[in-house]
RNA sequence: UAGUGAUAAUAGCAAACUUAUUGAAAAAUAAGGACGCAAAGCCAGGGGCCUAAAGUUGUAAUACUAAGGUAGCCGGUUGCCGAA
Repeated sequence: UAGUGAUAAUAGCAAACUUAUUGAAAAAUAAGGACGCAAAGCCAGGGGCCUAAAGUUGUAAUACUAAGGUAGCCGGUUGCCGAA
């Protein structure tokens, strides 16, 4: 340096669920709480997935559509420690 990730050390994050707030929803934020995580740090002008208010078509929406979300689905990018 590259690959790799230990029943090591140090520090960190926080699923479900509950309460409050925001939102049309998906979901987010705060507090509590830990299922897990070596990138569960950051990126939503790459792919996937969720929602469908407004809009479009229509007799009708249980149809279409992201300017909304999701990084704890993949991906990109930066980075701590260290045994074999």

Record summary
c-di-GMP-I riboswitch aptamer from Litchfieldia alkalitelluris, 84 nucleotides, folded computationally. The coordinates come from a structure-prediction model, not an experiment, and the mean pLDDT is 86. Rfam family: c-di-GMP-I riboswitch aptamer. Its family is annotated with cyclic-di-GMP binding in the Gene Ontology. Lineage of the source: Bacteria > Bacillota > Caryophanales > Bacillaceae > Litchfieldia.